[in-house]
RNA sequence: CGCGCCCACCCGCUCAAUCGUGAUCUCACGAACCGGGGACCCACUGCACCACUGGGGUGAAUCCGCGAGCCUCGGCCCGCGGUAGGGCGAUCUUCCCGCCCGAAUCCGUCAGCUAACCCGGUCGGCGGUGUCGGAAGGAGUU
Numbered sequence: 001c002g003c004g005c006c007c008a009c010c011c012g013c014u015c016a017a018u019c020g021u022g023a024u025c026u027c028a029c030g031a032a033c034c035g036g037g038g039a040c041c042c043a044c045u046g047c048a049c050c051a052c053u054g055g056g057g058u059g060a061a062u063c064c065g066c067g068a069g070c071c072u073c074g075g076c077c078c079g080c081g082g083u084a085g086g087g088c089g090a091u092c093u094u095c096c097c098g099c100c101c102g103a104a105u106c107c108g109u110c111a112g113c114u115a116a117c118c119c120g121g122u123c124g125g126c127g128g129u130g131u132c133g134g135a136a137g138g139a140g141u142u
Stems, first nucleotide, its partner, number of pairs: 010128005018031005032122006042112001054110001055107004063082005069076002085101005092137005
C1' cells in the first nucleotide's frame, strides 16, 4: 500500500417501534406513533328443538392443487408448485420490468361497528449507494 473479515460511529431501508426529561443498569415519567377492549345509531341474525363445529386479535403472511405421514375421519402436520397480499432496485406518484417474502405468535370459550372511557406496545432484521432497471407526470433548481 492492497484485499478479506469483525466491531464501533455515521448514513439509509424495513417495521407502530422514534424523541425528550429524571434517575443510573436499564428503571420511571412525558410527547409522538401503533394496536386492543368498549354505547346509542347502523350493520348482522330471524319458527322451535337436537346434533356437529369453538371463536377472535397482531401481522403482507391468506387460499388452492399434488404427494408423504398421523388421525377420534372432523382434520392435523411436513414437502413441492402456485396464489390473495407485502417489500426492494437510495427524492415523490402511476404503470411496466426484474428480485425477494408470502412467517411467527397471542387471548382462553370472550370481543361486529363504536363517542366518552379503559388497557397494552414502541421489539427485531438488513444494507453502504455510479455495483445507478424502463416510461410518463409532479416537485425542486437554473

A computed fold for a 142-nucleotide RNA from Micromonosporaceae bacterium KJ-029, annotated as c-di-AMP riboswitch aptamer (ydaO/yuaA leader).
The sequence was found by an Rfam model in a public genome assembly.